[in-house]
């Protein structure tokens, strides 16, 4: 060189096939409660759609480009 596959909170993942209303859960942090006190529980709370265009009333999601990482051909 070519081809596939992947990209979402501090980490992990769910929605992507069929475009919709506040993007799901678990951990981690915070903060209450529960204890003498930790821990565990338990209730709340913080935090993301690799960038750039386009299509569209709307795009994580469709489309072209790129950038990353793995895999396989050469």
């Nucleotide at each position: 060189g070519g081809g596939g596959u992947u990209g979402u909170a501090a980490g992990a993942u769910a929605a992507c096939u069929u475009g919709g209303u506040u993007a799901u859960u678990c951990u981690a942090c915070c903060a209450c409660g529960u204890u003498c006190g930790g821990g565990a529980c338990g209730u709340g709370g913080c935090a993301a759609u690799c960038c750039c265009a386009g299509u569209u009333c709307a795009a994580a999601u469709c489309u072209g480009g790129g950038c990353a990482a793995c895999c396989c051909c050469a």

Notes:
The RNA shown here (transfer RNA) has 74 nucleotides and comes from archaeon GW2011_AR20. Its Rfam family is "tRNA". Rfam describes the family as follows. Transfer RNA (tRNA) molecules are approximately 80 nucleotides in length.